[in-house]
RNA sequence: CGAGUCGGCCGGGCGGUCGCGUCAGCGCUCACCGCGCUGCCGAGGAACGUCCGGGCUCCACAGGGCAGGGUGGUUGCUAACGGCAACCCGGGGCGACCCGCGGGACAGUGCCACAGAAAACAGACCGCCGGGCGGUACGCCCGGUAAGGGUGAAACGGUGGGGUAAGAGCCCACCAGCACUCCGGGUGACCGGAGUGGCUCGGUAAACCCCACCCGGAGCAAGGCCAAAAGGGUCACCGCCCGCCGUGGUGACCUGCGCAGGCGAUUGAGGGCGGCCCGUCCGAUGCCUGCGGGUAGGCCGCUGGAGCCUGUCGGCGACGGCAGGCCGAGAUGGAUGACCGCCGGCCCGCGUUCGCGCGGGUCACAGAACCCGGCGUACAGGCCGACUCGUCCG
RNA sequence: GCCCUGAUAGCUCAGCGGGAGAGCACCGUCCUGACGCGACGGAGGCGGCGGUUCGAGACCGUCUCGGGGGCACCA
Numbered sequence: 001c002g003a004g005u006c007g008g009c010c011g012g013g014c015g016g017u018c019g020c021g022u023c024a025g026c027g028c029u030c031a032c033c034g035c036g037c038u039g040c041c042g043a044g045g046a047a048c049g050u051c052c053g054g055g056c057u058c059c060a061c062a063g064g065g066c067a068g069g070g071u072g073g074u075u076g077c078u079a080a081c082g083g084c085a086a087c088c089c090g091g092g093g094c095g096a097c098c099c100g101c102g103g104g105a106c107a108g109u110g111c112c113a114c115a116g117a118a119a120a121c122a123g124a125c126c127g128c129c130g131g132g133c134g135g136u137a138c139g140c141c142c143g144g145u146a147a148g149g150g151u152g153a154a155a156c157g158g159u160g161g162g163g164u165a166a167g168a169g170c171c172c173a174c175c176a177g178c179a180c181u182c183c184g185g186g187u188g189a190c191c192g193g194a195g196u197g198g199c200u201c202g203g204u205a206a207a208c209c210c211c212a213c214c215c216g217g218a219g220c221a222a223g224g225c226c227a228a229a230a231g232g233g234u235c236a237c238c239g240c241c242c243g244c245c246g247u248g249g250u251g252a253c254c255u256g257c258g259c260a261g262g263c264g265a266u267u268g269a270g271g272g273c274g275g276c277c278c279g280u281c282c283g284a285u286g287c288c289u290g291c292g293g294g295u296a297g298g299c300c301g302c303u304g305g306a307g308c309c310u311g312u313c314g315g316c317g318a319c320g321g322c323a324g325g326c327c328g329a330g331a332u333g334g335a336u337g338a339c340c341g342c343c344g345g346c347c348c349g350c351g352u353u354c355g356c357g358c359g360g361g362u363c364a365c366a367g368a369a370c371c372c373g374g375c376g377u378a379c380a381g382g383c384c385g386a387c388u389c390g391u392c393c394g
Numbered sequence: 395g396c397c398c399u400g401a402u403a404g405c406u407c408a409g410c411g412g413g414a415g416a417g418c419a420c421c422g423u424c425c426u427g428a429c430g431c432g433a434c435g436g437a438g439g440c441g442g443c444g445g446u447u448c449g450a451g452a453c454c455g456u457c458u459c460g461g462g463g464g465c466a467c468c469a
Base pairs, nucleotide, nucleotide: 001390002389003388004387005386006385007384008383009382010381012343013342014341015340016339017338018337020042021041023039024038025037026036027035028034044365048376049375051374052373053372054371055370056219057218058217059216063278064277065276066275068215069214070213071212072211073087074086075085076084077083088102089100090099091098092097103210104209108208109207110204111203112202125149126148127145128144129143130142131141132140133139134138157175158174159173160172161171162170176200177199178197179196180195181194182193183192184191185190223300224299225298226297231255232254233253234252235251236250237249238248239247240246257292258291259290260289261288262287263286270282271281272280293468294467295466307326308325309324310323311322312321313320314319344363345362346361347360348359349358350357351356395465396463397462398461399460400459401458404418405417406416407415412448420436421435422434423433424432441457442456443455444454445453
């Protein structure tokens, strides 16, 4: 210098003018509301998708079995996880490094198209060999064989020798794999070594399934409090009315709506309990369904938390301990914006004395809504660090 | 905010992991004096990416787009 691998980070800056949201203070106001001024704070690395896991809340406790769903090398981390770290095994790359839903296919079942003789348990199309017959450049029948041929993603171990009529783990040597036994190392996945057995056994479980482990349900529209209204009841007054009854209006108080149908009250409807069973608990002006009516306002939950930063210690690491410091959005039709100037990055054009200058364009993806830990996905442009390979020079 | 479901030809839909199909529509030829009907033939596609598998429209993951459902309070 070229090509590449991995990890981390930023994701515009400064100033001015106007504007928005929560909170606090002050002022106007009798006070509330409201308005004005001042001050603090005011989106993200993904706030996103909602794919997992947890906190929190309610369902009395969160029970047992079946079903269902999920996960899948090992050891750890963690509140937990399908996440992360380190290691093991397999595959890819010259290498740095990357990828793997990575348990089980001698528990069982299914599937393996086309091609091919044959696709899982053996069998034999061509070929080879022996015998018999016809017969003479061969053909037929019976038997043996799996070396050679060709198909396929995959063909029943590979090479060499012996052996044979021809052959074959039929026998032998070496190699590959498998099973069993033993020794050594490692917490473990696993690794290394020795021996024995001719044992040679296909793939697929992101097919059913088996094994091990995990999972109660719903979700801030959870949940709690207040207010209001429809409707109903009682009382008082007033109008119609001679009066009672009736009807209409107003006000006060109580309750919190009406109609229809069905089920059921301890022999218990229905509910916790989402699919089923058991068990247990709650349970009566109750429960279910349909039609209609009214309110859709306020407060809490609501942001201080498995929180962030710095240092140090333990650990290879994920992470954890300790000390100090910090407070960093809480809206509810939903605030965080717009414009201008300068600077910065990128692109284009022109000029160039190759230092640069001028002009124009552009600066992503996206945007809190109960809160966290992950994963996945999107992203203009840029910075830093570690490492690998190649060429040249010293 | 909690879920369910779908994407296959221009439209409506089928499709046991193994040749991508049907109806209507479109194009060409024949038929007709001409159009239509009819006959024959043809073109055209599995939403994108990655993975499992010998092989994916299907199975798994992820993204994009569409459709649907229940849930506020009186209760």